This is a predicted structure of a 1520-nucleotide RNA (small-subunit ribosomal RNA) from a metagenome. Rfam family: Bacterial small subunit ribosomal RNA. The RNAcentral record of the sequence draws on SILVA.
RNA sequence: AGGGUUUGAUCCUGGCUCAGAACGAACGUUGGCGGCGUGGAUGAGGCAUGCAAGUCGCGCGUGAAAGUUCCUUCGGGAGCGAGUAAAGCGGCGGACGGGUGAGCAAUACGUACUCAAGCUGCCCUCGAGACGGGGAUAACCGCGGGAAACCGUGGCUAAUACCCGAUGUUCCAGAGGCACUGCAUGGUGUAGCUGGCAAACGGUGGGGACCCUUCGGGGCCUGCUGCUCGGGGAUGCGAUUACGGCCUAUCAGCUAGUUGGUGGGGUAACGGCCUACCAAGGCGACGACGGGUAGCCGGCCUGAGAGGGUGGUCGGCCACACUGGGACUGAGACACUGCCCAGACUCCUACGGGAGGCUGCAGUCGAGAAUCUUCCGCAAUGGGCGAAAGCCUGACGGAGCGACGCCGCGUGUAGGAUGAAGGCCUUCGGGUUGUAAACUACUGUCACGGGUUAUGAAUGUGCAUAUGUUAACAGCGUGUGUAUUGACGUAAGCCCGAAAGGAAGCACCGGCUAACUCUGUGCCAGCAGCCGCGGUAAUACAGAGGGUGCGAACGUUGUUCGGAAUUACUGGGCAUAAAGCGCGCGUAGGCGGCGACGUAAGUGUAGGGUGAAAUCCCACGGCCCACCCGUGUGAACCGCCCCGCAUACUGCGUUGCUUGAGUGUGGUAGGGGAGAGCGGAACUCCUGGUGGAGCGGUGAAAUGCGUAGAUAUCAGGAGGAACACCGGUGGCGUAGGCGGCUCUCUGGUCCACAACUGACGCUGAAGUGCGAAAGCUAGGGUAGCGAACGGGAUUAGAUACCCCGGUAGUCCUAGCCGUAAACGAUGGGUACUAACUUGAGGUCUCCCUGUGGGAUCUCAGGUGAAGCAAAUGUGAUAAGUACCCCGCCUGGGGAGUAUGGUCGCAAGGCUAAAACUCAAAGGAAUUGACGGGGGCUCACACAAGCGGUGGAGCAUGUGGUUUAAUUCGAUACUACGCGAAGAACCUUACCCAGGCUUGACAUGCUGGGAUUACCUUGGUGAAAGCUGAGGGAUUGCCUUCGGGUGUAACCAGCACAGGUGUUGCAUGGCUGUCGUCAGCUCGUGUCGUGAGAUGUCGGGUUAAGUCCCUUAACGAGCGAAACCCCUGCCAUUAGUUGCUAACAGGUAAAGCUGAGGACUCUAGUGGGACCGCCGUUGUUAAGACGGAGGAAGGCGGGGACGACGUCAAGUCAUCAUGGCCCUUACGCCUGGGGCUACACACGUGCUACAAUGGUUGGGACAAAGGGAAGCGAAGUCGUGAGGCGGAGCAGAUCCCAAAAACCCGACCCCAGUUCGGAUUGCAGGCUGAAACUCGUCUGCAUGAAGUCGGAAUCGCUAGUAAUCGCGGAUCAGCUAUGCCGCGGUGAAUAUGUUCCUGAGCCUUGUACACACCGCCCGUCAAGUCAUGAAAGCUGAGAGUGCCCGAAGUCGUUUGCCUAACCGCAAGGAGGGCGACGCCGAAGGCAAGCUCGGUGAUUGGGACUAAGUCGAAACAAGGUA
Repeated sequence: AGGGUUUGAUCCUGGCUCAGAACGAACGUUGGCGGCGUGGAUGAGGCAUGCAAGUCGCGCGUGAAAGUUCCUUCGGGAGCGAGUAAAGCGGCGGACGGGUGAGCAAUACGUACUCAAGCUGCCCUCGAGACGGGGAUAACCGCGGGAAACCGUGGCUAAUACCCGAUGUUCCAGAGGCACUGCAUGGUGUAGCUGGCAAACGGUGGGGACCCUUCGGGGCCUGCUGCUCGGGGAUGCGAUUACGGCCUAUCAGCUAGUUGGUGGGGUAACGGCCUACCAAGGCGACGACGGGUAGCCGGCCUGAGAGGGUGGUCGGCCACACUGGGACUGAGACACUGCCCAGACUCCUACGGGAGGCUGCAGUCGAGAAUCUUCCGCAAUGGGCGAAAGCCUGACGGAGCGACGCCGCGUGUAGGAUGAAGGCCUUCGGGUUGUAAACUACUGUCACGGGUUAUGAAUGUGCAUAUGUUAACAGCGUGUGUAUUGACGUAAGCCCGAAAGGAAGCACCGGCUAACUCUGUGCCAGCAGCCGCGGUAAUACAGAGGGUGCGAACGUUGUUCGGAAUUACUGGGCAUAAAGCGCGCGUAGGCGGCGACGUAAGUGUAGGGUGAAAUCCCACGGCCCACCCGUGUGAACCGCCCCGCAUACUGCGUUGCUUGAGUGUGGUAGGGGAGAGCGGAACUCCUGGUGGAGCGGUGAAAUGCGUAGAUAUCAGGAGGAACACCGGUGGCGUAGGCGGCUCUCUGGUCCACAACUGACGCUGAAGUGCGAAAGCUAGGGUAGCGAACGGGAUUAGAUACCCCGGUAGUCCUAGCCGUAAACGAUGGGUACUAACUUGAGGUCUCCCUGUGGGAUCUCAGGUGAAGCAAAUGUGAUAAGUACCCCGCCUGGGGAGUAUGGUCGCAAGGCUAAAACUCAAAGGAAUUGACGGGGGCUCACACAAGCGGUGGAGCAUGUGGUUUAAUUCGAUACUACGCGAAGAACCUUACCCAGGCUUGACAUGCUGGGAUUACCUUGGUGAAAGCUGAGGGAUUGCCUUCGGGUGUAACCAGCACAGGUGUUGCAUGGCUGUCGUCAGCUCGUGUCGUGAGAUGUCGGGUUAAGUCCCUUAACGAGCGAAACCCCUGCCAUUAGUUGCUAACAGGUAAAGCUGAGGACUCUAGUGGGACCGCCGUUGUUAAGACGGAGGAAGGCGGGGACGACGUCAAGUCAUCAUGGCCCUUACGCCUGGGGCUACACACGUGCUACAAUGGUUGGGACAAAGGGAAGCGAAGUCGUGAGGCGGAGCAGAUCCCAAAAACCCGACCCCAGUUCGGAUUGCAGGCUGAAACUCGUCUGCAUGAAGUCGGAAUCGCUAGUAAUCGCGGAUCAGCUAUGCCGCGGUGAAUAUGUUCCUGAGCCUUGUACACACCGCCCGUCAAGUCAUGAAAGCUGAGAGUGCCCGAAGUCGUUUGCCUAACCGCAAGGAGGGCGACGCCGAAGGCAAGCUCGGUGAUUGGGACUAAGUCGAAACAAGGUA
């Protein structure tokens, strides 16, 4: 610091997602040790049990027992225990400590002030004092009630308990005096006056003399401690003010003690804190009131920071203590383990009544993903009480449990290659695990065993001693020495011992992201953070091997921050990506021209106070290190407050200025607005005339109108609406918008002058006005047009497009509505920043008076520099550079929807979510592809022609059906006379049946091995095969010739063979097609952020990206062309088997013979054609047109040759080949059958339908081929197929071989025929082991359909089509009419490119890129999910009104009771109880409000597999 993901690719916008850090965590797998931390986050749910606050005998009065000793009359008594335990009165403390976070959005918290408006026990300090009296009461005893808790009554008693009086420095209250002083009320000090307020002669230790004594002691002296009043301090608390920190406006108004005053009350104290009266205030867009959520802070996490999140542990503050209310006591509470009342819950009960409160420490149940021991100790620190010893202390110190976190340590170290074995992979060679192990040597941390030694301990107390106080050597205080005190702790540390021994896992390995192979699986099982993997070769699933990363942990999940500049203060945007309000006016607010003076609020700077400690940072130090901990007038806490100084800028005040703004004067252009009037053209209607059959309308029609006279035309009249031409990227207006002419009223602009005002300005949340069309209300009006509606067409349908009609409406008046792609998709204002040019409106100026030039201001346009921008573009009319103000945006869908509110008559508008869902949605541009877009140009593409197919019969292939099998493949063009250039057997792959199993075929190994190859022959069988018999050659080496050994064949066995089994979507090779179309690319350069572009475009030209010119391109490659072959002319060379002109011979005839090379021909080599020449044209080019010459003329004709690529095109059955599958069978052999089936459909052909013909007789002319298991002549037999025959020929020699159409003659006479030949019968021939299924040919006989073929469709542009025959391959034969070749005869037509098909180039649009066979929308149907509405049902919360009214404070009090004081007494004062009154919690009643849950039914939404119907959008998307 970034990465992945939208696309075919690109740039941008934008969301989603990942890598980091953190956690009071949880879950999964695993788990050795230690240190330091940390641990109920959920139900503030309920709690068994134990403990958590007592202490003081130095405040007071009482006062046991067990036990033991002694005595005893055995009943008991006494001493010790013991003035102990225990309870009570009294004092202090139970308001601290400890827990929790429910409530609380301010009575809280934080920071900084303030209290002249306050209180403060214990503690410290200072001053003064403590005198004289009194009456009770608990404990205890007796009696009584009660189950208990507990209570009543009579009697006795004490105090540091209570009460009265005295004194009163001071203190309090009152009215004044003086001095000083403050921000107001006031404060402080001081000297007096009047009134008022105290206490425990306490407790305790010691003591020489003297006094008293109940002999205990007291007075007296002294120490300590306690008491009272007052001043000060310290600490703690209370109160006030300002500022600061959550969400919500779908909460906009709230408030009656409310705001203020006066009197009174109350409090420690100010105060509506409370009360009576008076006034009517107070708060609020700077967010009151309401709702939701939440303890706040120091801090903690994250982050570069700014921020964001958080508030657990530690610390400060607050709040709470079962829920609600209340007061009492007290220095302090409205009190966690106090009291009273109400309520819920739990427990006890004798049913009458009682008891309780773990949100203290442990522990338990429950709920939950989840959070510990019913431990030890007061040894330390701290707290309460006490004079002290001491007691109490679940505060605390420790231990325990949990890998919950952080930190540290270990599980060994070194050597060790034949790179062992095993595993895994393998191209079988090897590689890897891997120095890893084994093995050798060594070490000893931790754990284990044994031993040993520190810190935490200081106090206190006892003893000894020094010193202070004192009359004192008592006593007490202080110091020193000594003895004693440890829960942790069988701990930590150290030493010794033995032993590699006890100690490694987890996740991941497609990209992001470090790490790869095999096997299994087969869109299954599964994975997944995002993109995405899995449909038979998965580095993505699962396992294994290997690897990578961390390591006593590793992963997952959740949450927070980061990345995210993705809420943008730092630090974003709004033309087209989300985003400028439709436009004005204008309130608050924000911002604001040029000077001067003052002020000092903001601002800057110096100083001071505060910002607790802890934390973070730094330095140093202590645990071996680290985590952790400590020390530091270290730093920091970025904050707040106080006080000086400065005055540039901002603010504020005062005073000026004129340039901003406005006013004035004079001009100026204009569809600016409102009202009234007027006008012509057109249209429709009405009346009349002319006229006479149609008009109208469309792609074509029809509906419609018309003989009752339309349309057309003429004249007259009526009506309503709109204003042609001018008219214009011209004008005006804020926008919407405004168009005939005239008048009236009226708004604004612009120009000139520079007279006036003197910043009066800009923007603008709310608010308010205007606001197209449609729509609404009421009333008019209605010519034309025209939703709805009717009809006619179109169509599969047509609720549309087209046509004929036509109502609302469109128009006017008045009023609503308030929205638009209200657009420049661009808010307003001000200033600045190249140039050129056009139009409109002013003013000034010049001279060459014109339709002129120049200057300047304003308005409206075009081009364009810089800049900006993702690009397109924008560019003084900014989208540039800046400032000011407002509005708006934050992924797509859900949705501008629901709900609430508000406006509206309604329609509807404004405001405006969420659940859920997706990994994108989107902008601009690029390359393609496509278009029922455009331009240019080709092609038998159409057109013009010729002949066919589609109809018939037959042949052949295919589909389908059938079958035991009808083997398999090909199957739009590009399958279908295709693979197949030959299915009777074979072929053959299929079916049935019979057989074989190392096999029909290859190689190797082991054992046997002379029985062998070959021949003859038997049985069985359909054959194959199985099973016998006989004969029988032949081999290497050694040899002692006996044999041994090896071996081919063969036998047995093992490896393996074999497979036309599967995958052409795993492949090679080959092939088809676009297409013989002219295209496809590269290097360098240039342009562009980039994909890409340029080149290859443009102008010409060509068959051609062929060539030329222009040119940011210049060159090059693959294609095109050429090179190659055939053919057309010539030359040359060569003449046999070919040829024969001349010469000679010769025949019936014939190059038959001699001979010849002239010719033809054959087949080798050359020439020839190049727009080369002439003319015209073109740009002087490329070229085109015409002509000459020439056998051939503009690539002469034909062939071979097929660019980059496309179709997962075809072929695993030609062949090859990976994977998978079969192995006595999916292999191999054999017989028979099938591939030839047949209601049917299609393709390709043949033959025809006839006279341009058929039949028949005669006659003529080819080319190219083939031939030895072959072609086969002559001759001969047969009607013929053919037979016999066997000359010649491995071929320019012989044969196949007759060419046919054609020509001449004859017949047929338009008919189902002398056309046509299917079908069938009979008789034959040939091939072949074999023609039944299932061959071909011949003769005779038979003589079907068919009379030129519907929609549709095919081929062909010249030696072509058409037509005629000939040959060949395959092959025993042939179903060949097929295929491949050959020649003969030999046309017609092309004006042309509108249309159909296909193609090329340029351009345009695109929402397509699997690329139009694309994409994609809506209803309906099915499933799932969330959600709105809904008669209702139900719950929670906050209030309001009324009723009832507990406890209790306060007030009143006539009833009852009453020790202290007064009084001789009666009685009184005072007190208490009770009663009454106000307030008052819970509760009840009532009407509403807010927020949930649920709800028959219902609405839309989202997502789902390939469902249904249509075809709305994207191309002109077929009606933009």